[in-house]
Predicted 3D model of a 1405-nucleotide RNA (small-subunit ribosomal RNA) from an uncultured prokaryote. Rfam family: Bacterial small subunit ribosomal RNA. Its mean pLDDT, the model's own confidence on a scale to 100, is 84.
RNA sequence: GACGAACGCUGGCGGCGUGCUUAACACAUGCAAGUCGAACGGGAUUUAUUAAGAAGCUUGCUUCUUAAUAAAUCUAGUGGCGGACGGGUGAGUAAUGCAUGGAUGACCUGCCCUUGAGUGGGGGAUAACUACGGGAAAACGGUGCUAAUACCGCAUAACAUUUACUGGUCGCAUGGCUGGUAAAUUAAAGGGGGCUCUCGCUAGAGGAGGAACCUGCGUCCGAUUAGCUAGUUGGUGAGGUAACGGCUCACCAAGGCGACGAUCGGUAGCCGGCCUGAGAGGGGGACCGGCCACACUGGGACUGAGAUACGGCCCAGACUCCUACGGGAGGCAGCAGUGGGGAAUCUUGAGCAAUGGGCGAAAGCCUGACGCAGCGACGCCGCGUGGGGGACGAAGGCCUUCGGGUUGUAAACCCCUGUCAGGCGUAACGAAGGGGUUGACGGUACCGCCAGAGGAAGCCCCGGCUAACUACGUGCCAGCAGCCGCGGUAAUACGUAGGGGGCAAGCGUUGCUCGGAUUUACUGGGCGUAAAGAGCAUGUAGGCGGGUAUUUAAGUCAGGAGUGAAAACUAUGGGCUCAACCCAUAGCCUGCUCUUGAAACUGGAUACCUUGAGGGUAUGAGAGGAAAGCGGAAUUCCCAGUGUAGCGGUGAAAUGCGUAGAUAUUGGGAGGAACACCAGUGGCGAAGGCGGCUUUCUGGCAUACAACUGACGCUGAGACGCGAAAGCGUGGGGAGCAAACGGGAUUAGAUACCCCGGUAGUCCACGCCGUAAACGAUGGGUACUAGGCGUCGGGGGGAGCGACCCCUUCUGUGCCGUCGCUAACGCAGUAAGUACCCCGCCUGGGGAGUACGGCCGCAAGGCUGAAACUCAAAGGAAUUGACGGGGGCCCGCACAAGCGGUGGAGCAUGUGGUUUAAUUCGAUGCAACGCGAAGAACCUUACCUGGCUUUGACAUGACAUGCGCGAGAAAGCCGGUGGAAACACCGGCCCCUCUUCGGAGUUCGUGCACAGGUGCUGCAUGGCUGUCGUCAGCUCGUGUCGUGAGAUGUUGGGUUAAGUCCCGCAACGAGCGCAACCCUUGUCCCUAGUUGCCAGCGAUUCGGUCGGGAACUCUAGAGAGACUGCCGGUGACAAACCGGAGGAAGGUGGGGAUGACGUCAAGUCAUCAUGGCGCUCAUGUGCAGGGCUACACACGUGCUACAAUGGCCGGUACAAAGGGUUGCCAACCCGCGAGGGGGAGCUAAUCCCACAAAACCGGUUCGUAGUCCGGAUUGGAGUCUGCAACUCGACUCCAUGAAGUCGGAAUCGCUAGUAAUCGCGAAUCAGCAUGUCGCGGUGAAUACGUUCCCGGGCCUUGUACACACCGCCCGUCACACCAUGGGAGUGGGCUGCACCAGAAGUAGG
Repeated sequence: GACGAACGCUGGCGGCGUGCUUAACACAUGCAAGUCGAACGGGAUUUAUUAAGAAGCUUGCUUCUUAAUAAAUCUAGUGGCGGACGGGUGAGUAAUGCAUGGAUGACCUGCCCUUGAGUGGGGGAUAACUACGGGAAAACGGUGCUAAUACCGCAUAACAUUUACUGGUCGCAUGGCUGGUAAAUUAAAGGGGGCUCUCGCUAGAGGAGGAACCUGCGUCCGAUUAGCUAGUUGGUGAGGUAACGGCUCACCAAGGCGACGAUCGGUAGCCGGCCUGAGAGGGGGACCGGCCACACUGGGACUGAGAUACGGCCCAGACUCCUACGGGAGGCAGCAGUGGGGAAUCUUGAGCAAUGGGCGAAAGCCUGACGCAGCGACGCCGCGUGGGGGACGAAGGCCUUCGGGUUGUAAACCCCUGUCAGGCGUAACGAAGGGGUUGACGGUACCGCCAGAGGAAGCCCCGGCUAACUACGUGCCAGCAGCCGCGGUAAUACGUAGGGGGCAAGCGUUGCUCGGAUUUACUGGGCGUAAAGAGCAUGUAGGCGGGUAUUUAAGUCAGGAGUGAAAACUAUGGGCUCAACCCAUAGCCUGCUCUUGAAACUGGAUACCUUGAGGGUAUGAGAGGAAAGCGGAAUUCCCAGUGUAGCGGUGAAAUGCGUAGAUAUUGGGAGGAACACCAGUGGCGAAGGCGGCUUUCUGGCAUACAACUGACGCUGAGACGCGAAAGCGUGGGGAGCAAACGGGAUUAGAUACCCCGGUAGUCCACGCCGUAAACGAUGGGUACUAGGCGUCGGGGGGAGCGACCCCUUCUGUGCCGUCGCUAACGCAGUAAGUACCCCGCCUGGGGAGUACGGCCGCAAGGCUGAAACUCAAAGGAAUUGACGGGGGCCCGCACAAGCGGUGGAGCAUGUGGUUUAAUUCGAUGCAACGCGAAGAACCUUACCUGGCUUUGACAUGACAUGCGCGAGAAAGCCGGUGGAAACACCGGCCCCUCUUCGGAGUUCGUGCACAGGUGCUGCAUGGCUGUCGUCAGCUCGUGUCGUGAGAUGUUGGGUUAAGUCCCGCAACGAGCGCAACCCUUGUCCCUAGUUGCCAGCGAUUCGGUCGGGAACUCUAGAGAGACUGCCGGUGACAAACCGGAGGAAGGUGGGGAUGACGUCAAGUCAUCAUGGCGCUCAUGUGCAGGGCUACACACGUGCUACAAUGGCCGGUACAAAGGGUUGCCAACCCGCGAGGGGGAGCUAAUCCCACAAAACCGGUUCGUAGUCCGGAUUGGAGUCUGCAACUCGACUCCAUGAAGUCGGAAUCGCUAGUAAUCGCGAAUCAGCAUGUCGCGGUGAAUACGUUCCCGGGCCUUGUACACACCGCCCGUCACACCAUGGGAGUGGGCUGCACCAGAAGUAGG
């Protein structure tokens, strides 16, 4: 795009079309084929006339009956014509069909047309009817009578037929056409009252139309159908037919068809045309038209011009119906209609007016053909549902950033119009030349008048494809979906709404088909790696084929003729108002046939040629093949000798062998298999494959020469042969090796890898198998298309004494590379380039190279080779990452080397778990766990319990009238009562402030907006932070390369802590990172000199205390200094590295701050901020008490220890950095002590905290013990802070004196002023530190080195990973479901062959 459609929602009108695609399922009822009385006899009815009889009575009239005659009408039967047309359906049929073109010299033809001839005279029956019979019926038997255009002889008859003879003429054969002579055979019917006339009848001749047979070409799928055929193929003769013919029969022969697809199976009516498509094609065969076939199923003939007959007959069968049970009847695939089936398909209409058909002389009758109407948006076409005006734009709806936007000129409103529908009226054509009759449609079309915007819009869609976006609801639910895919709390994708888009009386969906799809490729594809070259050759059919000349005319081309039905299609014109639709003309119908020509090309014929091919002569290389023989090395075994305890084997071992003498070694022997070196991207072969030497036989190849043949060629479906290894059969052989198997190891296991053994097999002969990653994953042949470098084998030339070298050519075999090709990788004269010829093969993945069938095989199995079902991919090449028990290079307390710990104990602290009314919440590998918390008794506090409270504990209501109302004591203060308090109530005090006198402020009560929330979502967010990681990386612009992803730069060679720097380079530059700039510390100088300092001088109470000094220390400002700057070496004349000098410091001096692009949906909604959601007498606010401090247990981080490098006692020395006025607190006094009293000084280099401790010394003690170690726990007594130490603080004293004797597996920190060890301070803080953050004192050990563990960086490689190895992914099992297969069997259908029985019927008897 299309549809004979269906379904969903919706539905105003008209025209033209169209309507059982399924059950060729079954059918009630009505109708669809009759007609002719001018063929015939009879019957019936009516009328008229006449006659007879009867009745009535008015006595001559009426009525009735019967008979005859005449006329009219109707008709069962005989007879004629028609029921073979028209109408339906598509079951069957793959050819007895259809389409197209021929042929009949092999035929028939009623009615019709033309034409000539004839139509004489007889006969016997029969239906109807009727006496009778039986039968339910249908129907039948039978007696008697009768007619014909029914039937039968006879006559006549040829231009008919047959036979015989004989001409002419024509043909491709049989033979055709047309004559003559003779003989034989054969015909008729009459009707219309009569006549004329006409309609018939008979036998011919011709025509038209119709039918029949034959034939060329075309006409679906399957080869998992390869052979079929006995009347089969042909002949002779006969029969039969309208006619040819095995159509049938007898005899004879043995043929006929088939890979150009016979036979068989499946499916199917064929065509004109229809749909689609640019076309070629593909699909389909409704309506209309042509042909065929069928008529309940099967068989059969009759009649007839025509049938093997839809509404005829006979038989059989199934089914239905009637029945008196004895028998009968029926055939909608005619029109309507019914049931059924189905997703689905109409009225039991009216009419013969028209067109057409049958009969008839005609009138006419019949006609569900047909012309019309009805029903259905089923399709196509046309029309309408109103038109104009109308707001900075109503209301409502929706959205909103709250300003507005949008619906939207849309509506309202104003002014118009009148199509369609409606009402009234009028009114056709359809009827050919003349006159008359006749209209189903239909009172319809058309036309006129009337009224009023009145009666008339929906459907689908809005994530992309694809035109059209927002809100709410929902929350991987409900749902959507054509493909991709949406939905897990902010959904343009679901549902609804608003808005928008598309089409419109329709719109969507489903189905089917063509297109897009060059995705079966004829036009017009491919096969190295994506699917696809057969394992290889030989060769049949077939396809294709070198040069020259002549000829032919099959292909080819041109002209002409016939045909190619009509309709359809296209063009033009015309008719319905237009269109759809209809009509006319022209084109077209691309085809087939005949004919006349042309001769280039292809084909055929003939003659010739040599370049393709073959062959000859000469030469050459070779693991080419087959057979026979020979050889040496090695393994093993046997014998003998020497010799002694092991051998062997492995990562390490063990099994195994060995004192019965192994291994080792020497000599001899046996046997089998394989042939080191040479040996090579060397050779040969078609491939598989071929390797010691010799001989014989044999195939192929190359080169040179050019005498011979003369296209003999290429390819190759089938076919046939060869074909590694393994395997099979028979018989040999068997040294080594070695599936299976045994044993030993390894391991969680180890049916493996490793080891010790070991059988088939490997070898030979003969025969099978027939497959391989049989690979160059690349079929064969021919020709052409830049080069360069090798190599094997020949030939030619040059040079040379020669080995040998150089040039060139042919064949083979390799590498690189231009053009070109390719998706890329790559190929590139050995093509995957450019062309031609032939063969094979492919058409998404899985199922599956499976099943079934067939063929082959001894078997194993091979060849051929599906489908159901299932998926939305499978796959190729390349790219970037990530990863690897891949490689290379390099870092880091990463390992190693060391020192000290943790893990064991007690306690502290955090977490999990458990418990609880609550034990608030968060943090969870590294990167949570002395974390948020720099400090939970109340508070904090978020949790629980209880009892209160509700515009609230807190904010705003402004500009402009200070939100509305009320009040000025109700607030506040004091006191009291209740209470745990919050709070509630009472009493008292007080009776608000300012003022311009208008009001304003403030407070309270009350009301409304609102407040409030540590409620949820860190996966909606901002900000901040952790981590990889202070790792050296991460990118960009331009250029270049690539179809592209992307690459290059950033890789490479060095070097560095560093993508640090240098060099090189299709790259050149740049940015964020690194480094430096900043702070601190280490040295010096300058400046300054109090509260700090004191060298020298003086004083001194001996304390820098005082005078004084400004040197030193120190303080804190400003500078200097370090830059690989200098020297030597190494390196590439580089960067840089190594060493050295100088220097306080040397190669970033030490430390800090500083954290690239990004990763982890990392952490935080409980710091803060914030979207959305939920709460609002509560999830808000305030209060008291409790809890966060629980305790079987598990883990993390710490403290103290286990002791002698120590504990205890005593003596004694040296810091730094801090803090201090609600504070630090001196001296002095009291207390064993915590502390108390006391009060000086200090807003601090001044005073205080504040005695630093370890160290050191020494005297002493302890003597290896659960201790003079260790201090938990507990009892008692206290101190301090604080409203308050019960739950639940710290400290002191006395007493008590637990575990613990250095810690399993495992694990942590640290590279120098570091670890370890020692104390001091600060923040928080009323009080509370073993934690945290700082400070100084004492002060080590070790680093060979980078194999390994962990983490990281760069390059490279593989990848089936990309959520990226914590990836991906395979198989079994369990359960459920789907599809398919097997299955003891069982039922049915179709069909072949053979046989039994056998109806009707035809022919014969």